[in-house]
RNA sequence: CGCUUAUCAAGAGCGCGGCGAGAGAACUGGCUCAAUGACCCGCCGGCAACCCUUGAAGCCGAUACCUUCAAGAAGGUGCUAAUUCCAGCCCGAAAGGGAAAGAUAAGAA
Numbered sequence: 001c002g003c004u005u006a007u008c009a010a011g012a013g014c015g016c017g018g019c020g021a022g023a024g025a026a027c028u029g030g031c032u033c034a035a036u037g038a039c040c041c042g043c044c045g046g047c048a049a050c051c052c053u054u055g056a057a058g059c060c061g062a063u064a065c066c067u068u069c070a071a072g073a074a075g076g077u078g079c080u081a082a083u084u085c086c087a088g089c090c091c092g093a094a095a096g097g098g099a100a101a102g103a104u105a106a107g108a109a
Stems, first nucleotide, its partner, number of pairs: 003107006013044001015043004022033003027088004045080003050076002052072007084101001089098003
């Protein structure tokens, strides 16, 4: 890089330091953010609950595995402007739905 499964409408910084011009994945169009310093990097804080921890129930002769539910947050990730910022392709009169692409997690080869 590719494959499988799940999730992507909620939530969380006007923090400190560094850098210095673009940034919001890519292309097109739009719309935003940005010298009152964005994006990015480091530290600190926070959010969430995928892995995880604990308990209960189911399954079982029993335990484990597995499934469901509840609680949690020590650890591994992730995230912390705007729905994944919006549209593009398909269905639909529209609202909306689906796909593709992308992101994150867990896993397999």